[in-house]
This is a predicted structure of a 144-nucleotide RNA (FMN riboswitch aptamer (RFN element)) from Agromyces salentinus.
The sequence was found by an Rfam model in a public genome assembly.
Its Rfam family is "FMN riboswitch aptamer (RFN element)". Gene Ontology term of the family: FMN binding.
The model forms 94% of the base pairs in the Rfam consensus.
Model confidence (mean pLDDT): 80 of 100.
RNA sequence: AAACGUGCUCCGGGGUCGGUGUAAUUCCGAGCCGGCGGUGACAGUCCGCGAGCUGCGGGCGCGAGGUCUCGACCUCACGCCCCUGGUUGAUCCGGUGGAAUUCCGGAACCGACGGUGAAAGUCCGGAUGGGAGGCGGCACGUGU
Numbered sequence: 001a002a003a004c005g006u007g008c009u010c011c012g013g014g015g016u017c018g019g020u021g022u023a024a025u026u027c028c029g030a031g032c033c034g035g036c037g038g039u040g041a042c043a044g045u046c047c048g049c050g051a052g053c054u055g056c057g058g059g060c061g062c063g064a065g066g067u068c069u070c071g072a073c074c075u076c077a078c079g080c081c082c083c084u085g086g087u088u089g090a091u092c093c094g095g096u097g098g099a100a101u102u103c104c105g106g107a108a109c110c111g112a113c114g115g116u117g118a119a120a121g122u123c124c125g126g127a128u129g130g131g132a133g134g135c136g137g138c139a140c141g142u143g144u
Stems, first nucleotide, its partner, number of pairs: 001144001003142007010133001016030004032121001033111002035049004044109002052087004057082005063076005091107005113125003
């Protein structure tokens, strides 16, 4: 010092101007944003993963009811966790090229749940959470 392992750590962007209105960063016009891995060449739209929601099963906690030999057991509701499934959006045309739904040109499209004085990708909240993932950072170990 390469490589490998373990732990910790780290890890998402974007509401600006104008209009309508009693009221909108939610509607209308224009503009703004794009997690992670993969790929014959760079991807919000390809193939997958993650977050959200949810089913079966299991565990723990709490509450209610029932049985009862009063020690316990059973049933149900709720909360959390584990495992394993489901669900969860959107792209075409032309060009270059050996190769691109990834680049260049053009025209499109998409964006969980709850909240809100009025409908939210962008505001507020769950979330000081969770998390794919990495040749990242630190520490320890293995090791040639």